Transfer RNA from a Phycisphaerales bacterium, 87 nucleotides, folded computationally.
Rfam family: tRNA. From the family's description: Transfer RNA (tRNA) molecules are approximately 80 nucleotides in length.
Its mean pLDDT, the model's own confidence on a scale to 100, is 81.
The sequence was found in a public genome assembly.
RNA sequence: GGACAGGUGGCGGAGCGGCUGAACGCGCCGGUCUCGAAAACCGGUAUACUCUUCGGAGUAUCGUGGGUUCGAAUCCCACCCUGUCCG
Numbered sequence: 001g002g003a004c005a006g007g008u009g010g011c012g013g014a015g016c017g018g019c020u021g022a023a024c025g026c027g028c029c030g031g032u033c034u035c036g037a038a039a040a041c042c043g044g045u046a047u048a049c050u051c052u053u054c055g056g057a058g059u060a061u062c063g064u065g066g067g068u069u070c071g072a073a074u075c076c077c078a079c080c081c082u083g084u085c086c087g
Base pairs, nucleotide, nucleotide: 001086002085003084004083005082006081007080010026011025012024018070027045028044029043030042031041032040046061047060048059049058050057051056063079064078065077066076067075
């Protein structure tokens, strides 16, 4: 240099045009139970910005930037990163 596979919340990982910040599992926080813990069960749990009566609400974000579309994590283009193979 070329070909292919991949990049999704703290971690793993599904999703392959419309429900959807996005299943499911792990982790974490709170609760029930217990003498106390573990297990089990229930609820919650991304980040940034703005607003807020401080309860919360809105918008954006699926590697980055563009494009297509009424609508994109999903399709197209370029680039970045990781892995495998070839030279």